[in-house]
């Protein structure tokens, strides 16, 4: 000293929360010793039992005991003193109770002191004795007796009293004989007490009026004493916004605690004061009480009882019950200190001194010290190498504090006397021996891993953790921080400047009253004199002790205790000063106001008056519609509307002028005229002389709507009615229409009553408009210019502000006064009060609930916001899909299984460029278990090949053949391979694509995405990348607080189109020869092929543009403005897809979720969807005839040719590892027929017979021939591809492959139409704007309803407590 938490991020506002300290604590776990403290905060609840106040025989009589007696002792009673102290508690009390500072009209036993006395009589009574009553408590009769008990008389220095003459009132003795103790009166003191006063002393105004002995006076009474303390009479006062009264709460203080302080909270222990003693009342005695352990009465409760009546009061010490989260022993002693009585000895003392219990707190000590690496074992983690626990342990050496045992042994005590106590302390002995836990480890906040769990169990002070890889739950290991304690709960202060005096705010975050006038109050111009209330300084008194602080001392230290000092910031008295504030007096003119002269104005009120419009009425002309809307309808109209002309009536509002123009305090004010009237501005002189500013309460005004009474009512128009719209439409639109709007009078009193900005004053750069003045210049008059003060606007400096913004009209710098705010919701609500006719207004909470709510600005995203631009996006075209059959994929349903994945675009002829077995992952059955596959160990055998039997096969079993290679002389060893055995391990297309790598899709081949430095901003961020042009393009140019750069764009790469050069075999053939044939010779000109070059760059011209970038047109050219096509995919998005390509973390299976095998399934089928094929025909079908391709492929292959078959094919066979041979026939084309039909269209389906592949075509292949000949006649809503060699149409090849495609990937042939254009749909880019969105519009979010629960308000009522008022009865006194 700060930190966490609102947001995607930021700044500020603002609440919540944490870290600190403290406690009379309590609870959880744990617990060795000692010292010093502390220990019913709740029921002022009820109390068993014991004790807590007695003492005096030196006041008195009597009785008893001992003794022979003298005498001694004991005691009930009379008498004296003390029981008013000490001890307890905090109920009451908001008060002269307390604190502090003063005052006096008073008293004061015992004590000290002064003076003077103590003479003389009398009558009783308890005890006692004898009776009586009663259960008891106790009461009572008769008789006897004493005193320091009681009562007279005398005396009176001094005292008291009075009218100051006078009057009144005392006494007690005892004894051990002393300087004795008592007694009476009296003086002064000390101590204690009474009373009075100033100041201080909780909350509430949702308590605003209170009071009748009340306020004062006089007389009297009463008291120790003043006083309405009481009483009679008189007066009508007294208190109150500086908070009376009432209500609630509370003992007050020294102090304690916290805080830097100022403050805040508290009032245990200790000390001072007060109050109380079961509840209420009362007095008696006494120096003192209205009396805790006294009395009387009433009440409640408890106990005893013979039912007649009695007894009691722990808020004394222990203790019990109860209440409660919670608070001790029915201890010892009067040894010390103190108290009562006594002459004293002494007695009494639960005051006190001690002990006991309690980690309740503070303080101190211990639980060992040194050495010790094999870094032991065990635990935990692990990448399996190790790390850590950890010098920790063990081991070795040493010590003995505390504790234990033994011995000695104080002080507290003055002469005696010690409860504590054989205590403190000292000495000796033995043994590391008897002595460590609580909590925390996600951030705040020091400290991390593994396992378990799987939004479960749980944690949590705030934020928040937990849904299968949790450092946040539970456990373990490890660690942090404390330590005989550690945590938790509760409370207080702090942090919180979050009530702000020190030290905050109010334009938009909470907060300026709607506006003015004005009372109290607050504040107030210049000069002089005075005063001394405030102020400042000095002195004196007080501020109890203890506490806090400083110095010193005593317990071994400390806590604790003792001595001294300082301090106690306060109050009172006094002296001084005289600046400032206040008071008094006098003066002044700069504030304020008045007189005078001008000026402008929708300022207000009353009366009159004008024209235009609207509606209605009358009359004329006139005919079929009018009106209204996005489109309509309701409505009006042939009974004559609308339109138009003339006349009339009525009401409301005042076009143009008109203006960020004017006036007004605000609300507000608009035709014109008159009258009445308020304010403002300007000018120059004069006057008054601070007369001023602000303003709680109060008073006046206060839009619209609304209310009351009476008028008025044209238009408009809530409610209402109808018509539309709509899923609905209690709305928006339309047709009507009543209150109301208007007037008069009276209420209401609220608005986003806003400049969201209170009023007044002073000071602090300017610029530009505008309104109305004044002065000057200027003009013929104007215009215009300059200056000045008063308004009203726009910008802007300094400064301020969280920012936005404000900025001489401040939100700047200051002063005065008022109002208001203190997290969001609940709520401007409830209750209560006031106001109102009502509607309602005003004042104004709490329970409960959340961790936020809110402000400004930033970046994105979004908008049925805006601007610009692009895309087969629309439009213009062309062909399809959607309808039929069929193929294929998916969903669904089915199944033993129908393996799995892909699911909007971006899944669905997708993974799969080939499911009959295999594939295959699925199902059924039957097998194997170190395994089908890898490495390691041991043993055996070379490997390998053939055959038989069983079995569906896997597999099992038997027999036979065979012996190799390397090293070595041999024995033997080794390599590869096969088998057997046991273990390490293999294996998994099992799960998690939301743990991952890699790869891929998509936005999108869209033009974007960023960085460095600089600059701007408190910051997030901005700038650059925006702007003006341009482009396919963040492409380029220009400008610019930016200057540069990177990833993308483009280019570089491949291919097609042109030319040249080079090379000509398997290619080609113009010329020459030759042939059936480029067949051969020859040639390489051409085609073509391979390679290498060239070519295109807005280069040239014109126009345009800004003289730019570029665009438009043209020339030339094979090609023209990126020439066509491809490859190439920025930062990122979708937790997009894939664990079943592969790799991989974690989890799971291990005689099975692994491996091998038979058969089946993936091919099933009421249905739905996607993608295709074929068609519906004449631009066609069938038959016949006949040209021209390209890309590819070929040895387990392509296959010519020949022959056979109707055909699919078969047989045979040349050539070719290919510019040589083969596939290879290209199809659209031409001719003929068919003539609009379910057909010579269409070919599904089905039957029969075959072909081919292959161990094998049943489930389940493809093809051929003959026969059969279904649906379908161009396809609803909807939807899709395509901009040129494209669409459409025609065929061909290839991969996979034994075989199999309408799919996929390629190839060439023929070869169109349209594009005005960017309003609209979809997608995208960029700038800007709004936003309460940021998971980002598939967002956010509002209300009703249903059910349950919590809290609060109302509620017919019901009940308890407290207080007040009125009345009745009434105890003691």
């Nucleotide at each position: 000293a700060g930190g966490g938490u609102u947001u995607g991020a930021u700044c500020a506002u603002g609440g919540c929360u944490c870290a600190g300290a403290a406690c009379g604590u309590a609870c959880g776990c744990u617990g060795g010793c000692g010292g010093c403290a502390c220990g019913c905060c709740u029921a002022a609840c009820a109390c068993a039992u014991g004790c807590a106040a007695g003492u005096c025989g030196a006041a008195c009589g009597a009785a008893g005991u001992a003794g022979c007696a003298a005498u001694a002792c004991u005691u009930a009673g009379u008498g004296g003193c003390a029981g008013a102290c000490g001890g307890g508690u905090g109920a009451g009390u908001a008060a002269c109770a307390u604190g502090u500072a003063g005052g006096u009209a008073u008293c004061u036993g015992c004590c000290c002191u002064u003076u003077g006395g103590c003479c003389u009589g009398g009558a009783a009574u308890a005890a006692c004795a004898c009776g009586a009553g009663g259960a008891a408590a106790c009461u009572u009769g008769u008789g006897c007796u004493a005193a320091u008990a009681c009562c007279g008389g005398a005396u009176a220095a001094g005292u008291c009293u009075u009218u100051a003459c006078g009057g009144a009132g005392a006494a007690a003795g005892c004894u051990u004989u002393a300087u004795g103790c008592a007694c009476c009166a009296u003086u002064g003191g000390a101590u204690g007490a009474g009373c009075c006063u100033g100041c201080a002393c909780u909350u509430g105004a949702u308590u605003a009026g209170u009071u009748u002995g009340u306020u004062g006076g006089u007389g009297g009474g009463g008291u120790a004493a003043u006083g309405g303390c009481c009483u009679a009479c008189c007066a009508a006062g007294a208190c109150u916004g500086u908070g009376a009264u009432c209500a609630a709460u509370a003992g007050c203080u020294g102090a304690u605690u916290u805080g830097a302080g100022a403050g805040g909270a508290u009032g245990a222990u200790c000390a001072g004061c007060c109050a109380c003693a079961u509840u209420g009342g009362g007095a008696c005695u006494g120096a003192g009480a209205c009396a805790c352990g006294g009395c009387c009465c009433a009440a409640a409760c408890u106990c005893c009882u013979a039912c007649g009546g009695g007894a009691g009061g722990c808020a004394g010490c222990a203790g019990u019950g109860g209440g409660g989260a919670a608070u001790c022993u029915u201890g010892c002693a009067c040894a010390a200190u103190g108290g009562a009585g006594g002459a004293a000895a002494c007695u009494c003392u639960g005051a006190u001194g001690c002990a006991g219990c309690g980690a309740u707190g503070c303080c101190g000590c211990g639980u060992g010290a040194g050495u010790g690496a094999a870094g032991a074992a065990g635990g935990c983690c692990c990448u399996u190498g190790g790390g850590u626990u950890g010098u920790a342990a063990a081991g070795c050496u040493c010590u003995u504090u505390c504790g234990u045992c033994g011995g000695g042994g104080a002080a507290g005590a003055a002469a005696a006397u010690g409860a504590c106590u054989g205590u403190a302390c000292c000495c000796g002995a033995a043994u590391a021996a008897g002595a460590a836990g609580g909590u925390c480890c996600g951030g705040c906040u020091a400290a991390c891993u593994u396992c378990g769990u799987g939004c479960c169990a749980g944690c949590a002070g705030c934020c928040g953790c937990g849904g299968u890889a949790a450092u946040a739950c539970g456990a373990a290991g490890g660690g942090g921080g404390c330590g005989a304690g550690c945590g938790u709960u509760g409370u207080u202060c702090g942090g919180a400047a979050u009530u702000a005096c020190u030290g905050g705010g109010c334009g938009u975050a909470a907060a300026g009253g709607g506006c003015g006038c004005g009372u109290a109050g607050g504040c107030g111009g210049u000069c002089u004199u005075u005063u001394a209330a405030g102020u400042u300084a000095g002195g004196c008194g007080u501020g109890a002790a203890a506490u806090c602080c400083c110095c010193g001392g005593g317990c071994u230290c400390a806590a604790c205790c003792c001595g001294g000092g300082a301090a106690c910031u306060g109050c009172g008295c006094u002296u001084a000063a005289g600046a400032c504030u206040g008071g008094a007096a006098g003066a002044c003119u700069a504030g304020a106001a008045a007189a005078c002269g001008g000026a402008a104005g929708a300022g207000g009120g009353u009366a009159g008056u004008g024209g235009a419009a609207u509606u209605c009425c009358c009359a004329g002309u006139g005919u079929a519609g009018a009106g209204g809307u996005g489109a309509a309808a309701u409505u009006c109209g042939u009974a004559g509307a609308u339109a138009u002309u003339g006349g009339g009536a009525a009401u409301a509002a005042c076009a143009c002028c008109a203006g960020u123009g004017g006036c007004g305090a605000a609300a507000g004010c608009g035709g014109c005229u008159a009258c009445c009237u308020g304010g403002u501005c300007c000018g120059a002189u004069u006057u008054u002389g601070a007369c001023g500013c602000u303003c709680a309460u109060g008073c006046a005004c206060g839009a619209a709507a609304g209310c009351g009474u009476g008028g008025g009512g044209a238009g408009c128009a809530a409610a209402c009615a109808g018509g539309a719209u709509u899923a609905g439409a209690u709305a928006c639109c339309c047709u009507g229409g009543u209150a109301g709007u208007c007037c008069a009078c009276g209420c209401c009193c609220u608005a986003a009553a806003c400049g969201a900005u209170g009023u007044c004053a002073a000071c602090u750069a300017g610029u530009u408009g505008u309104u109305g003045g004044u002065a000057g210049a200027g003009u013929a008059a104007a215009a215009u210019c300059u200056a000045u003060g008063a308004g009203u606007a726009a910008c802007g400096u300094a400064g301020c502000u969280a920012a936005c913004g404000c900025g001489u009209g401040a939100a700047g710098u200051u002063g005065a006064c008022c109002g208001c705010c203190u997290g969001g919701g609940g709520a401007g609500u409830a209750c209560g009060g006031u106001c109102g006719c009502a509607a309602g207004a005003u004042u104004a909470a709490a329970a409960c609930u959340c961790a936020a709510a809110g402000g400004a600005a930033u970046u994105g995203a979004c908008g049925g916001g805006g601007g610009c631009c692009c895309g087969c996006a629309c439009a213009a075209g062309c062909g399809g899909u959607g309808g039929a059959u069929u193929a294929u994929g998916u969903g669904g349903a089915u199944u033993a299984a129908u393996u799995c994945g892909a699911u909007g675009c971006a899944a669905c002829g997708c993974g799969a460029a080939a499911a009959a077995c295999c594939u295959u992952a699925c199902c059924u059955g039957g097998c194997c278990u170190u395994g089908a596959c890898a490495u390691g160990u041991a043993c055996c055998g070379a490997a390998u090949u053939g055959a038989g039997c069983a079995g569906a096969g896997a597999u099992g079993u038997u027999c036979a053949a065979g012996u190799g290679c390397u090293c070595g002389a041999a024995a033997g060893a080794g390599a590869a391979c096969g088998g057997u055995a046991a273990c390490a391990c293999a294996g998994g297309u099992g799960c998690u694509g939301c743990a991952u790598g890699g790869c891929u899709g998509u936005c999108g081949u869209c033009a974007g995405c960023u960085c460095g430095u600089g600059u701007c901003g408190u910051g997030a961020g901005a700038u650059g990348u925006u702007g003006g042009g341009u482009u396919a393009a963040g492409u380029c140019c220009c400008g610019c607080a930016a200057c540069g750069a990177g990833c993308g764009c483009a280019a570089c790469c491949c291919u097609c189109a042109c030319u040249u050069u080079u090379a000509g075999u398997u290619g080609c053939c113009a010329u020459c020869a030759u042939u059936a044939a480029g067949u051969u010779g020859g040639g390489c000109a051409c085609u073509c092929u391979g390679a290498a070059a060239g070519a295109a760059c807005u280069g040239c011209c014109a126009g345009u543009g800004a003289u730019a970038a570029g665009c438009u047109g043209g020339a030339g050219g094979a090609a023209g403005g990126u020439g066509g096509g491809g490859a190439u995919g920025a930062c990122g998005u979708c937790a997009a897809g894939u664990c079943c390509u592969c790799a991989u973390g974690g989890c799971c299976c291990u005689u099975a979720c692994g491996u091998g095998u038979u058969g089946g399934g993936c091919u099933a089928c009421a249905c739905a969807c996607g993608u295709g094929c074929u068609a519906c025909a004449a631009u066609g079908g069938u038959a016949u005839c006949u040209a021209c391709a390209a890309c590819a492929g070929g040895a387990a292959g392509c296959a010519a040719g020949a022959c056979u078959g109707c055909g699919a094919a078969g047989u045979u066979a040349a050539g070719c590892a290919a510019a040589u041979c083969c596939c290879u026939a290209a199809a659209a084309g031409a001719u003929a027929c068919c003539u609009c039909a379910g057909u010579u269209c269409g070919g599904a389906u089905u039957g029969c017979a075959c072909u081919c592949u292959g161990c094998a075509a049943c489930u389940c292949g493809a093809g051929u021939g003959c026969a059969u000949g279904a649906a379908g006649c161009u396809g609803g809503a909807a939807u899709u591809a395509c901009u040129a060699g494209u669409a459409a149409u025609c065929g061909u090849g290839g991969a996979u492959c034994a075989g199999c495609g309408u799919g996929c990937c390629a190839c060439g042939g023929u070869g169109a139409a349209u594009g005005c254009g960017u309003u609209c749909c979809c997608g995208g880019g960029u700038c800007u704007u709004g936003u309460a969105c940021a998971c980002a519009c598939c967002g956010c979010c509002c209300g009703u309803c249903a059910c349950a629960c919590c809290a609060u308000g109302g509620g017919a009522g019901u009940u308890g407590g407290u207080u007040c008022u009125a009345c009745c009865u009434u105890a003691a006194g």